[in-house]
RNA sequence: ACGCCGCCGAACGGGAGAGACCAGUUUCCCUGGCGCCGAAGGAGCAACCGCCCCGGAAACUCUCAGGCCAAAGGACCUUCGGCACGAC
Numbered sequence: 001a002c003g004c005c006g007c008c009g010a011a012c013g014g015g016a017g018a019g020a021c022c023a024g025u026u027u028c029c030c031u032g033g034c035g036c037c038g039a040a041g042g043a044g045c046a047a048c049c050g051c052c053c054c055g056g057a058a059a060c061u062c063u064c065a066g067g068c069c070a071a072a073g074g075a076c077c078u079u080c081g082g083c084a085c086g087a088c
Stems, first nucleotide, its partner, number of pairs: 002086001006083006013077002019034001021033004035068003041064001042062003048056003
């Protein structure tokens, strides 16, 4: 010095999927049953990578959790700010 990458926060920014199913219940909520979804989280395998004993690893897979009107949440993306790193 402040670039890429990484981490954190903000925006009332974008953001999908799947039953407003059945029963107990007036809707919602709750409970049970059946049927589904994958993009919080979690777990598994693996291409690949590494300091190669071992370890790190997905948007793939599984659905424990979560979700299946709306709301909320939501990986990821954009913008802004901060921290860290230390290419130059």

The RNA shown here (Glycine riboswitch aptamer) has 88 nucleotides and comes from an Alphaproteobacteria bacterium. Rfam family: Glycine riboswitch aptamer. Rfam links the family to the GO term glycine biosynthetic process. The sequence was found by an Rfam model in a public genome assembly.